Predicted 3D model of a 372-nucleotide RNA (Bacterial RNase P class A) from a Sphingomonadaceae bacterium. Lineage of the source: Bacteria > Pseudomonadota > Alphaproteobacteria > Sphingomonadales > Sphingomonadaceae.
[in-house]
Order: sequence, then structure tokens, then C1' cells
RNA sequence: CCAGAGGGUCGGACGGCCGCCGGUCUCCGUUGAGGAGGCGGGAGGAAAGUCCGGGCUCCAUGGACGAACGGCGCCGGGUAAUGCCCGGCCGGAGCGAUCCGAGGGACAGCGCCACAGAGACCGAACCGCUCGCCGCUUUCGGGCGGCAGUAAGGGUGAAAAGGUGCGGUAAGAGCGCACCGGGCGCCGGGCAACCGGGGCCGCAUGGCAAGCCCCGCCGGGAGCAAGACCGAAUAGGGACCGUCGCCCUUCGUCCGGGCGCAUGGCGGUUCGGGUUGGUUGCUGGAGGCGGCGCGCAAGCUCCGCCCUAGAGGAAUGGCCGUCCCCGGGGUCCGCCCCGGGACAGAACCCGGCUUACAGACCCUCUGGCCGU
Repeated sequence: CCAGAGGGUCGGACGGCCGCCGGUCUCCGUUGAGGAGGCGGGAGGAAAGUCCGGGCUCCAUGGACGAACGGCGCCGGGUAAUGCCCGGCCGGAGCGAUCCGAGGGACAGCGCCACAGAGACCGAACCGCUCGCCGCUUUCGGGCGGCAGUAAGGGUGAAAAGGUGCGGUAAGAGCGCACCGGGCGCCGGGCAACCGGGGCCGCAUGGCAAGCCCCGCCGGGAGCAAGACCGAAUAGGGACCGUCGCCCUUCGUCCGGGCGCAUGGCGGUUCGGGUUGGUUGCUGGAGGCGGCGCGCAAGCUCCGCCCUAGAGGAAUGGCCGUCCCCGGGGUCCGCCCCGGGACAGAACCCGGCUUACAGACCCUCUGGCCGU
């Protein structure tokens, strides 16, 4: 210098003016309101998808076990917890740094294995191979047919009954042997997954469990529109207290008659629910930064410093100036002109994952080439 691998940081800067949403202080004003000014704060690395795991809240719930349903699944560690993270193991890819893997169980049972192929789990024979036996034939090499043996070779397929080589045989075959592979014990190492060594067994028994299933582990439900408080007018409900209607009958009083009637009507007091609305939950938290120590790491302990949005149809914006970066053009090389600067907008909070993203910078490592 070229090509690549892993990880991290940032996500335009500064200033002025005018606005918006909270906080706080001062002043003015007030029955209740309210007004003015100052100071300070005001989106993100993903605020997103709402896919996991928690906190918090309400509901349900006597305890334990089980069934069903859902999720997870190599081992160890971290954590409030996880399906997340870290470290390792095994398998695969790469010269390598490194990357990828839903990575338990296939002699518990069921199911499936398209097309092709003779055959897809049943121990199979399509093309073949063999003159071992019998018959015919011969140019004496053999040929044909039958019986029998066989699975080496060919062919199909993603996958065909361990692989390679030597021996062996009529041809063959773990038939015999060596190595590799496999199974079962043993020994050693490791917390473990697992690894290494050696022994025995010639060793038929495939794949799929992101098919049912089996095993192990985990799991109550709903979510801030959760939930709590205050609560006007109107209408309706409960309790208590007081009172009693209509007609014969034009005004007042008395008497009489009729009808109605109390689980009722009217008036008052009071209680509770509850709509619009208001307050709260609401932001100081598994919090951020720095440092010592422990740990390979994820992370943990301790100490110091800091406070950093809280809206509710929903603020966080607009304009201007000076710079910065990128592209194009011009140039008297001092600069000048034009255009562009991503993805995206909190809504109870936190830890993760995933997805989107113009551009800039840093660290570590790998493979090459060149120079010294």
C1' cells in the first nucleotide's frame, strides 16, 4: 500500500432573533382567577417493530402434585430475569483473522421419504459377473441353455446395506488381514459438554423430531385506556323526618256521602354510585460518568461526582449569520459560485433482540506485495 475479519464511538458545531411545553424565583394583582419579568431544562441510537424478559398496578388464588396447552433444549458462568450476554465443546465453511448451527432423544411407538429407480427399511437384484455342476456345441480360446452362487462393476437417486488397499475365490463377499469409520467396556485429563490412549467385537438394522411423539426445564390473567383520589348542573337510586288526595260544592266554616289510598304522593335532610372535567400514578432509576480491586470475559463489590424531557390531540419548532463535510463548476491558486447533508419523533419505566440509517473517526487482528 492492497484485500479482508472483529469491535467501539459520533450522528453536524457556534451565535442571534421570534415562538412552544414543563420547573423555579421575584414583582404586580386577587373573593376566585390571573399577568409581567429573570434563571435553568426540553427526543434517539434506534425514541421504531411491540418480538422476548422484568419492575409496578389491578383481578384471581388454601397448599401440594398431576393433566392439558404454550415456550425453551450441547456444557459452564453472568443477571432481577430471559428465548439475552460471556467463555468453552462439537459439527460445517474459509489459506487465515473469523463466521454459521432450534445443537436433547430415531432398537418406546406412529407417520413420511416426491421424481427416478429392480429395490427407500423390507434384508433388494434391473443391466451384469462366474463355467462350480448338468446338457448341447466348438476353429479347443470358448460359446449357448439350465441349475446354483454372487453383489465386485454399471445404472437411478439427496440417500442403496461401512470406506481404501492387499490377500483370497470359479466369480465374489469382513471371507481373512492392515488402516480409517462404528459399537461396548477400561484407563487418564476436564466442574461439565467433551477430548486422548489402549482393549475387545468383523460389525445388517438409513434419513426426517422448525411431523406426531418421548424426556427434562419454565410459565396464573390483564395491562398506565393498569390503578387511586376529588367530583358541578340535570336525571335516576337508598335511608330518615314531616305531611296527606279528588268529587258532590260558587266564597268561608262545619256536617254528610262517594271514589281513591300508604310497598303511594309532596316537601326537606342525608348517603352511595357515576358521565364531562380536574388531580395523581409520572419520572431519582436493576440511573449515568470516573476510579481502586476481583474476573479470560459477560459482569460484580466499594468510593467519589452528577441530576439529565414529562406532554395529554399531545411541546421539543422557524428564520438568519459564521463555520464543517460531500459533489459539480470557475480561478489571478488567495479563494469564489451552485446544490446537497441520512434513518427517523418520547407517551409508565427498565434489560435485551430485530429492523432502518447519508456520512465520519478510532482500536485490534488476518492474508498478500514492496522497502529497510

Overview: Model confidence (mean pLDDT): 75 of 100. Its Rfam family is "Bacterial RNase P class A". About the family: Ribonuclease P (RNase P) is a ubiquitous endoribonuclease, found in archaea, bacteria and eukarya as well as chloroplasts and mitochondria. The gene name in the source record is rnpB.